Predicted 3D model of a 74-nucleotide RNA (transfer RNA) from Syntrichia caninervis.
Model confidence (mean pLDDT): 80 of 100.
Taxonomically the source falls in Syntrichia (Eukaryota, Bryophyta, Bryophytina, Dicranidae).
RNAcentral holds the sequence, with entries from GtRNAdb.
The gene name in the source record is tRNA-Arg-CCG-2-1.
Its Rfam family is "tRNA". Rfam classes the family as a transfer RNA.

[in-house]
């Protein structure tokens, strides 16, 4: 340099052929048990879905580009 693939809460991953409000598990925080804790119940906070722009009535979901990471190739 060329081609493939990934980037979605602190972590791990879902999201169907583009369809309405972006879940789920751990964590963390409150509150109920308990003499104090785990353990269990029950509730709550956290996301500009890497940026940046186009398509469309609508975009994590397609398309152009940049940046990060991972793989192939001489």
């Nucleotide at each position: 340099g060329c081609c493939c693939c990934c980037a979605u809460g602190g972590c791990g991953c879902a999201a169907c052929u583009g369809g309405a409000u972006a879940g789920c598990g751990c964590g963390u925080c409150g509150c109920c048990c308990u003499c104090c804790g785990a353990a269990g119940g029950c509730g709550a906070a956290g996301g500009u879905u890497a940026c940046a722009g186009g398509u469309u009535c609508g975009a994590c979901u397609c398309c152009u580009g940049u940046u990060g990471g991972g793989g192939g190739u001489a």